[in-house]
Transfer RNA from Nitrospira sp., 72 nucleotides, folded computationally. The sequence was found in a public genome assembly. The source organism's lineage runs through Bacteria, Nitrospirota, Nitrospiria, Nitrospiraceae and Nitrospira. Model confidence (mean pLDDT): 82 of 100. Rfam family: tRNA. Rfam links the family to the GO term triplet codon-amino acid adaptor activity.

RNA sequence: GCGGGAAUAGCUCAGUGGUAGAGCAUCGCCUUGCCAAGGCGAGGGUCGGGGGUUCAAAUCCCCUUUCCCGCU
Numbered sequence: 001g002c003g004g005g006a007a008u009a010g011c012u013c014a015g016u017g018g019u020a021g022a023g024c025a026u027c028g029c030c031u032u033g034c035c036a037a038g039g040c041g042a043g044g045g046u047c048g049g050g051g052g053u054u055c056a057a058a059u060c061c062c063c064u065u066u067c068c069c070g071c072u
Stems, first nucleotide, its partner, number of pairs: 001071007010024004018055001026042005048064005
């Protein structure tokens, strides 16, 4: 330099055009003599950044940042 992949909640990840979700973690309540475990609930996101297409974009297109892999 060229090609491919990844980026979404604190962490690990789903979601391939139509209201952004799960598990773990955090907080509250229940349960217990206490802790742990368990049950119920809550908070937490403008989807790496910019632009475009569309009535509508995490999703499709272009540019770009960081990381990983391959080729040279």